[in-house]
């Protein structure tokens, strides 16, 4: 340089054909417990990696750029 594949909640990932962003794990708060834990209810959670385009409507389609794994040269 040039091809793939990925960036989405603190962490690990979902997310169908564009049509109200979820889950697990954790973070608080409660019960239970002599106490911890473990358990069980309730809560908490997002500029979708950035910056335009298309649309009524974009995480999701297009276009450039960052950043990571991998290949080619």
């Nucleotide at each position: 340089u040039c091809c793939g594949c990925g960036g989405u909640a603190g962490c690990u990932c979902a997310g169908u054909u564009g049509g109200u962003a979820g889950a697990g794990c954790g973070g608080c708060g409660a019960g239970c417990u002599g106490u911890u834990a473990a358990c069980u209810c309730g809560u908490u959670g997002g500029u979708c990696g950035c910056a335009g385009g298309u649309u009524c409507g974009a995480g999701c389609c297009c276009u450039g750029c960052c950043c990571g794994c991998g290949g080619a040269g």
The RNA shown here (transfer RNA) has 73 nucleotides and comes from a Parcubacteria group bacterium. RNAcentral holds the sequence, with entries from ENA. Lineage of the source: Bacteria > Bacteria candidate phyla.